[in-house]
RNA sequence: CCAUCAUCAAGACCAGCCGAGGGAAAGGCCCGUUGACGCUGGGGCAGCCUACGACCCGUGUCGCAAGGUGCCAAUUCCUGCGGCGUUUGGGCCGACAGAUGAUGG
Numbered sequence: 001c002c003a004u005c006a007u008c009a010a011g012a013c014c015a016g017c018c019g020a021g022g023g024a025a026a027g028g029c030c031c032g033u034u035g036a037c038g039c040u041g042g043g044g045c046a047g048c049c050u051a052c053g054a055c056c057c058g059u060g061u062c063g064c065a066a067g068g069u070g071c072c073a074a075u076u077c078c079u080g081c082g083g084c085g086u087u088u089g090g091g092c093c094g095a096c097a098g099a100u101g102a103u104g105g
Stems, first nucleotide, its partner, number of pairs: 001105008013042005021031003026079003043072003048068003052063004076097001081094004
C1' cells in the first nucleotide's frame, strides 16, 4: 500500500514545550494567541486482538483489564450520491469515502 471481515449516537483531561493554523479532501459550520494543531510526561475511556476466570461445548456467552493496539471538541462535526417520506424546516435508510482493529498478501 492492497484485499476481506467487524465496529463507528456511548465514553474518557491535566501539566510541560512549541507558536498559527487546525477539524482527511470540497462546501458549510466550528476550534484557535484566554495558545488551538502537534510533541512529551502523567492520567483516563473503551474492550478489537491476546492472557486469565466463570458458564458452557457453540468455537459461543459473560467477566476481568495484565500485555498489543486504539481513542480522550462537536454523531465519522454536518452535507454531497441513491432511495423513502415531507408540515418545505427538517426527518429516516442505504451507498461512497474515511477511521480503528483482526486476518491475509
The prediction has a mean pLDDT of 84. Predicted 3D model of a 105-nucleotide RNA (SAM riboswitch aptamer (S box leader)) from Telmatospirillum siberiense. Taxonomically the source falls in Telmatospirillum (Bacteria, Pseudomonadati, Alphaproteobacteria, Rhodospirillaceae).